Transfer RNA from Saccharopolyspora gloriosae, 73 nucleotides, folded computationally. The organism belongs to Saccharopolyspora, within Bacteria. Model confidence (mean pLDDT): 80 of 100. The sequence is in RNAcentral, with records from ENA and Rfam. Rfam family: tRNA. About the family: Transfer RNA (tRNA) molecules are approximately 80 nucleotides in length. It is annotated as a transfer RNA.
RNA sequence: GGUCCCGUCGUCUAGCGGCCUAGGACACCGGCCUCUCACGCCGGCGGCGCGGGUUCGAAUCCCGUCGGGACUA
Numbered sequence: 001g002g003u004c005c006c007g008u009c010g011u012c013u014a015g016c017g018g019c020c021u022a023g024g025a026c027a028c029c030g031g032c033c034u035c036u037c038a039c040g041c042c043g044g045c046g047g048c049g050c051g052g053g054u055u056c057g058a059a060u061c062c063c064g065u066c067g068g069g070a071c072u073a
Stems, first nucleotide, its partner, number of pairs: 001072007010026004018056001028044005049065005
């Protein structure tokens, strides 16, 4: 350099054009419980790498770009 794969809350992950206000677990914060802590229960916080395009509608499809990985010359 070429080909292919991946990129979603702090971390891991679901999603396969509309039914979603992007869901869950752990973490974090607050509350309840407890003599206190832990456990448990309830609530909160927080995300589609970036820029374009297609479409009535995009996390999802296409192009570019950035980052990571595999194979290969």